[in-house]
RNA sequence: GCCCUCGUAGUUCAACAGGAAAGAACGGGAGUUUCCUAAACUUCUAAUACAAGUUCGAGUCUUGUCGAGGGCA
Numbered sequence: 001g002c003c004c005u006c007g008u009a010g011u012u013c014a015a016c017a018g019g020a021a022a023g024a025a026c027g028g029g030a031g032u033u034u035c036c037u038a039a040a041c042u043u044c045u046a047a048u049a050c051a052a053g054u055u056c057g058a059g060u061c062u063u064g065u066c067g068a069g070g071g072c073a
Base pairs, nucleotide, nucleotide: 001072002071003070004069005068006067007066010026011025012024013023019056027045028044029043030042031041032040049065050064051063052062053061
């Protein structure tokens, strides 16, 4: 330099051909329970890397940028 894959809550992952309010587990806060803690239960918490384009509608498709990993030279 060229090519490929990936980027979603604090973390690990879903969202299966574009279609309702983007979910789960762990984590964190509060509460119930308990003499206290743990456990259990209830509840709250918080995200689509950035910018454009296509579309009635984009996490999903297209382009560029940034970042991570890999291949070739």